[in-house]
Context: one part of a larger RNA
RNA sequence: GGAUGAACGCUAGCGGCAGGCUUAACACAUGCAAGUCGAACGGUAACAUUUCCAGCUUGCUGGAAGAUGACGAGUGGCGGACGGGUGCGUAACGCGUAUGCAACUUACCUCUAACCAGGGCAUAGCCCCGUGAAAACGGGAAUGAUACCCUAUAGUACCUCGAGACGACAUCGUUUCUUGGUUAAAGUUUUUAACGGUUAGAGAUGGGCAUGCGUCCCAUUAGGUAGUUGGUGAGGUAACGGCUCACCAAGCCUGCGAUGGGUAGGGGGCCUGAGAGGGUUAUCCCCCACACUGGUACUGAGACACGGACCAGACUCCUACGGGAGGCAGCAGUGAGGAAUAUUGGUCAAUGGACGCAAGUCUGAACCAGCCAUGCCGCGUGCAGGAAGACUGCCCUAUGGGUUGUAAACUGCUUUUAUACGAGAAGAAACCCCUUGACGUGUCGAGGGCUGACGGUAUCGUAUGAAUAAGCACCGGCUAACUCCGUGCCAGCAGCCGCGGUAAUACGGAGGGUGCAAGCGUUAUCC
Numbered sequence: 001g002g003a004u005g006a007a008c009g010c011u012a013g014c015g016g017c018a019g020g021c022u023u024a025a026c027a028c029a030u031g032c033a034a035g036u037c038g039a040a041c042g043g044u045a046a047c048a049u050u051u052c053c054a055g056c057u058u059g060c061u062g063g064a065a066g067a068u069g070a071c072g073a074g075u076g077g078c079g080g081a082c083g084g085g086u087g088c089g090u091a092a093c094g095c096g097u098a099u100g101c102a103a104c105u106u107a108c109c110u111c112u113a114a115c116c117a118g119g120g121c122a123u124a125g126c127c128c129c130g131u132g133a134a135a136a137c138g139g140g141a142a143u144g145a146u147a148c149c150c151u152a153u154a155g156u157a158c159c160u161c162g163a164g165a166c167g168a169c170a171u172c173g174u175u176u177c178u179u180g181g182u183u184a185a186a187g188u189u190u191u192u193a194a195c196g197g198u199u200a201g202a203g204a205u206g207g208g209c210a211u212g213c214g215u216c217c218c219a220u221u222a223g224g225u226a227g228u229u230g231g232u233g234a235g236g237u238a239a240c241g242g243c244u245c246a247c248c249a250a251g252c253c254u255g256c257g258a259u260g261g262g263u264a265g266g267g268g269g270c271c272u273g274a275g276a277g278g279g280u281u282a283u284c285c286c287c288c289a290c291a292c293u294g295g296u297a298c299u300g301a302g303a304c305a306c307g308g309a310c311c312a313g314a315c316u317c318c319u320a321c322g323g324g325a326g327g328c329a330g331c332a333g334u335g336a337g338g339a340a341u342a343u344u345g346g347u348c349a350a351u352g353g354a355c356g357c358a359a360g361u362c363u364g365a366a367c368c369a370g371c372c373a374u375g376c377c378g379c380g381u382g383c384a385g386g387a388a389g390a391c392u393g394c395c396c397u398a399u400g401g402g403u404u405g406u407a408a409a410c411u412g413c414u415u416u417u418a419u420a421c422g423a424g425a426a427g428a429a430a431c432c433c434c435u436u437g438a439c440g441u442g443u444c445g446a447g448g449g450c451u452g453a454c455g456g457u458a459u460c461g462u463a464u465g466a467a468u469a470a471g472c473a474c475c476g477g478c479u480a481a482c483u484c485c486g487u488g489c490c491a492g493c494a495g496c497c498g499c500g501g502u503a504a505u506a507c508g509g510a511g512g513g514u515g516c517a518a519g520c521g522u523u524a525u526c527c
Stems, first nucleotide, its partner, number of pairs: 001527004006523005013379006019372002021337001026335003030332003035078003040075002043071002047069003050065007085290003094215008104207002109203007117151004127140005157182003162177006187195003216262003223253003228250008265287004269280004292313005315326004343369001345368003351365001352363004382413004393403004418464006427454001432449008471516005476497003482511005492499002
């Protein structure tokens, strides 16, 4: 000098863009953050419509009907493995980079081929009964499905007997034929159709596994290792493998640093530097790990699952003392810790996601607004004229001069900004609805309509009037900027050298000056 997720002191007019618990992965009140589908199903608790009945006050009250719009609870499907948070752990194939899988998987999506036949047993909700303070649980009867089960059919799927061709990268791979065997399916609706279902092949996307190289400090850590290293066989897995197990052998790593200890998420990047390098991992993106602590599996295409389950533990809460409930490292917010870090805000309008044929619903993702000079950038606090070089202040060699200083007064001008009033966006085009064209019967296109949280915001216009707006640090040398007064090794200053003991440009005040400027200084850290 540059830089910062900064803090502190003094000061403070505005806007744009960004950023905002670096500490206690400490504990959390409250609200919200993952639902959706009635075009899978039985149904009908609430609301509305319609119809009927009764009462009457003639437009109200009560009752009935799934008939309709819809829909609580329930069965079923898809989604809750994404999105969002944090950096505890991890020195590791965790990450980065480059390869491989002749050892694998992939729901939804796209393409291709074929199929969708027949039957059945239940069960929840509702109803009845019971236990319990509650959470919840038990029994009985009855019922539906795209829930579940059985049968049929089926091959380029799977298992199996045998034969051939081609290829290779050790095990082998691809493909053709053949013997025997095994496994499918679901319907719904407004019914020329759409959305679905099953099997197989291919693609796309996501994932899994393996390997080469790279990846902090300590030798005042020198030996470490029994599933350890390898083999055979079996089990397990989507898949290879001591991944697990039985048996057999005795190996394997290590001074090119094993093992142990400490520290730490990794990278793209960011800061600095001419570069080499050094430092760093906030915001944004990719990967990993975690979800009160530890462990376990279930479901599922995918989890060993933040707002799922079970067990144990610590903690908090409820209790009728028998027993129960909970997990903000989601968004806000609270306490605590700390030098220190924001609102218990608005909207799904846009983008994206889940579900749905769709309308739509949900979405603290996201988009916006609020707070903070935390940073960067921009603008303003006026411009021109004006010498009696006015007054005050300060200084001097003191009837006088210098400086403050064109500074002020005064005259003219402008109106960014401010204030008041008025006009007022883009972001919106889709989905959907209406009309319509082409090809020829469901796709594409054209026109019109609907939809804005931000927001009466940005922006624009008119009016008023210099009107609303400057501080901070420093002035001995380094280092730009000097005099007076006070003090008298005192009080004090200080980054280094050093100032102060009676004329201190170094302390304190004043006048003047220098530097930067809505900031300026100090502290901390890095180059």

Model confidence (mean pLDDT): 85 of 100. Small-subunit ribosomal RNA, 5' domain from a metagenome, 527 nucleotides, folded computationally.